RNA sequence: UCCGAGAUCGUCUAAUGGUAGGACGUCGCUCUCUGGAAGCGAAAAUUGGGGUUCGAAUCCCUGUCUCGGAA
Repeated sequence: UCCGAGAUCGUCUAAUGGUAGGACGUCGCUCUCUGGAAGCGAAAAUUGGGGUUCGAAUCCCUGUCUCGGAA
C1' cells in the first nucleotide's frame, strides 16, 4: 500500500428495516442473628460524521480504531 472481518450497558452476548433484549456484575428491597444463597425491582449501551427510508444497531458513503491476510 491492497484485500477481508470487526466496533452494542462496567464485562460477555443477542436483535427479518418497526418498543435495543439476556447473562454476569452494580444498586435498592424482601428473607437471615450476620453473611451468603434465593426472590422481586432499578440504573446502565448501538465507534464519529453524512446519506437512503414513513422508520436504520441493521442498507449505502466516509473518518477513527482493532484483528487477520497478500506483496